[in-house]
RNA sequence: GGGUAACGCUCUGGAGAGUCGUCGUGGCGAAGCUGCGACGCACCGAAGGGGAACCCCCGCGGUGGCGUGAGCCACCCGGGCCAAUCUCUCAGGUACCAGGACAGGGCACAUGGC
Numbered sequence: 001g002g003g004u005a006a007c008g009c010u011c012u013g014g015a016g017a018g019u020c021g022u023c024g025u026g027g028c029g030a031a032g033c034u035g036c037g038a039c040g041c042a043c044c045g046a047a048g049g050g051g052a053a054c055c056c057c058c059g060c061g062g063u064g065g066c067g068u069g070a071g072c073c074a075c076c077c078g079g080g081c082c083a084a085u086c087u088c089u090c091a092g093g094u095a096c097c098a099g100g101a102c103a104g105g106g107c108a109c110a111u112g113g114c
Stems, first nucleotide, its partner, number of pairs: 002114001004112001008107006018041001020040009042094003048090001049088003056080004061076006
């Protein structure tokens, strides 16, 4: 002199699917509207969670080949590791609000590491 990640805080953007049915209960004087709860049917995937691939590694394993030999190569079998916006819908969600993977800005980390 240059440039600076993850985690953390904050701001902004942020999809999908039922304002479903039955019952109960609260609010408004009734009708009716509306909030909550339980059960039921239907649906969504982007909190969280589960699943699994190639590659790679292992095996007194199997088959074949190469090598004077120690061994090596290929394939198979078994096991390990193995991700996502894929997949499953456990959880969560299906008017508004809230939540929301992910993305961008700012701050801090940083008188730092490089």
Record summary: Glycine riboswitch aptamer from Spirochaeta sp., 114 nucleotides, folded computationally. The model forms 89% of the base pairs in the Rfam consensus. The sequence was found by an Rfam model in a public genome assembly. The source organism's lineage runs through Bacteria, Spirochaetota, Spirochaetia, Spirochaetales and Spirochaeta.